Source information: This is a predicted structure of a 363-nucleotide RNA (Bacterial RNase P class A) from a soil metagenome. The RNAcentral record of the sequence draws on MGnify. Rfam family: Bacterial RNase P class A. About the family: Ribonuclease P (RNase P) is a ubiquitous endoribonuclease, found in archaea, bacteria and eukarya as well as chloroplasts and mitochondria. It is annotated as a ribozyme. Its mean pLDDT, the model's own confidence on a scale to 100, is 75.
RNA sequence: AGCAGCCGCGGGGAGGUCGGGGAGACAACCGGCCCCUCGAGGAAAGUCCGGACACCGAAGGGCAGGGUGGUCGGGGUACCGACCCGGCGAAAGCCGCGGGAAAGUGCCACAGAAACACACCGCCGAUGGCGCGGCCUCAGCUGAGUCGCGCACAGGCAAGGGUGAAAAGGUGCGGUAAGAGCGCACCGGCGUCACGGUGACGUGGCGGCCAGGCAAACCCCACCCGGUGCAAGGCCAAGCAGGAGCGACGACGCUGCCCGCCGAGCUCCAGGUAGGCCGCAGGGCCGCGAGGCCCCGCCCGCGACGAGCCUUCGGGCGAGCCACUGGCGAGAUGGAUGGCUGCUCUAGACAAAAUCCGGCUUA
Numbered sequence: 001a002g003c004a005g006c007c008g009c010g011g012g013g014a015g016g017u018c019g020g021g022g023a024g025a026c027a028a029c030c031g032g033c034c035c036c037u038c039g040a041g042g043a044a045a046g047u048c049c050g051g052a053c054a055c056c057g058a059a060g061g062g063c064a065g066g067g068u069g070g071u072c073g074g075g076g077u078a079c080c081g082a083c084c085c086g087g088c089g090a091a092a093g094c095c096g097c098g099g100g101a102a103a104g105u106g107c108c109a110c111a112g113a114a115a116c117a118c119a120c121c122g123c124c125g126a127u128g129g130c131g132c133g134g135c136c137u138c139a140g141c142u143g144a145g146u147c148g149c150g151c152a153c154a155g156g157c158a159a160g161g162g163u164g165a166a167a168a169g170g171u172g173c174g175g176u177a178a179g180a181g182c183g184c185a186c187c188g189g190c191g192u193c194a195c196g197g198u199g200a201c202g203u204g205g206c207g208g209c210c211a212g213g214c215a216a217a218c219c220c221c222a223c224c225c226g227g228u229g230c231a232a233g234g235c236c237a238a239g240c241a242g243g244a245g246c247g248a249c250g251a252c253g254c255u256g257c258c259c260g261c262c263g264a265g266c267u268c269c270a271g272g273u274a275g276g277c278c279g280c281a282g283g284g285c286c287g288c289g290a291g292g293c294c295c296c297g298c299c300c301g302c303g304a305c306g307a308g309c310c311u312u313c314g315g316g317c318g319a320g321c322c323a324c325u326g327g328c329g330a331g332a333u334g335g336a337u338g339g340c341u342g343c344u345c346u347a348g349a350c351a352a353a354a355u356c357c358g359g360c361u362u363a
Base pairs, nucleotide, nucleotide: 001344002343003342004341005340006339007338009039010038011037012036013035015034016033017032018031019030020029041350045361046360048359049358050357051356052355053229054228055227056226065225066224067223068222069221070083071082072081073080074079084098085096086095087094088093099220100219104218105217106214107213108212120161121160122157123156124155127154128153129151130150131149132148133147134146135145169187170186171185172184173183174182188210189209190207191206192205193204194203195202196201233278234277235276236275242269243268244267245266246265249263250262252260253259282295283294284293285292286291296329297328298327299326301321302320308317309316310315345348
């Protein structure tokens, strides 16, 4: 765990019986006992998301705030399906906190010259400058012109080195004083055009356009969002207190009457506490809804004086049926679903309702 027996617990019974109830009653209603019947899950759990339902709030729009983030569809920003893109993989497939970094702001440790336009080492020094030398012209030195060499002063470069997680597209050829998309080829990115696709996007053409990363930083874009949760909430309603009325009651106003006032009594009223009821229950379909219909398992009930089924309507089979009428299907509110014994073998997991439903997650 399963089966059996006994005991117990919660719901239901238009079953029986006993008691209360009542002038009486086999009435309603209430209770005891017996009997019958029903009595946790795939997750009842976590409460992450959505919805129903209920109350409160609320013209509409905007701002603020919060949330979601590839596309399409499913009523959906968290779920499901398909697809796209990126990464990994031989593949099946798996993973993605997957809008925008070409609007702006901010940040990018250490190192490094520089973290977005920086020059440390380095390369060059064509051009200008300085120095030396040659040549030519003037009568000659100087000077000017021109040529060569040197310096690395101005300056040019970003190829190479170095730093770094990341250094301004990559490789190659050309080019140059040295270099560089400076030019070209291929590759990558971006933009644009055409075509295909609902779309994310894909394919192709064209343009040297070449743009660092971070939005889980601010921000921008698009879309979504009122709050509280069944202890929501609705209905009924003792007692006490409150309000109104009555009078043939009592007390007080010296006495009597009227009247006034107080108290008890009776009747009524409102809110509402205790308390009670509902919300709150088999499954499915339909309906805006009240509700209706169908189905399953049972009770009651019916049934050998024939249930139900078949049928050629002559009949045949023979124990169930549950069609009609009525009822039941966990629904508690200190909150039930358990305990003991015996037997069996496959040796018994995770765990248990609390308004309901769908998804997800975890066990």